[in-house]
């Protein structure tokens, strides 16, 4: 340093509902619990949504890749 346990203390929170915001995609938030070992930040690259003939304006990080960071010490 990599890894990722039937292990220990903890974390987030899908779908769905109620309110707000927004042209939509979605996002806050509060209930809720499908899952996540980085389901924590970044929208650079691809990809998917939206609105639009294109072009150009948004979103998606719990789609893939990438960066940067962080609890734990089995077994390799």
């Nucleotide at each position: 340093a990599u890894c990722g346990a039937c292990a220990a203390a903890g974390g987030c929170a899908a779908a769905c509902u109620g309110u707000u915001c927004g042209a939509a995609a979605g996002a806050a938030u509060a209930g809720g619990g499908c899952g996540c070992a980085a389901a924590a930040c970044c929208a650079c690259a691809g990809g998917c949504c939206u609105u639009u003939u294109a072009a150009a304006u948004g979103g998606c990080g719990g789609c893939u890749g990438g960066g940067u960071u962080a609890c734990c010490g089995a077994a390799g």
Molecule: c-di-GMP-I-GGC riboswitch aptamer
Organism: Candidatus Aerophobetes bacterium Ae_b3b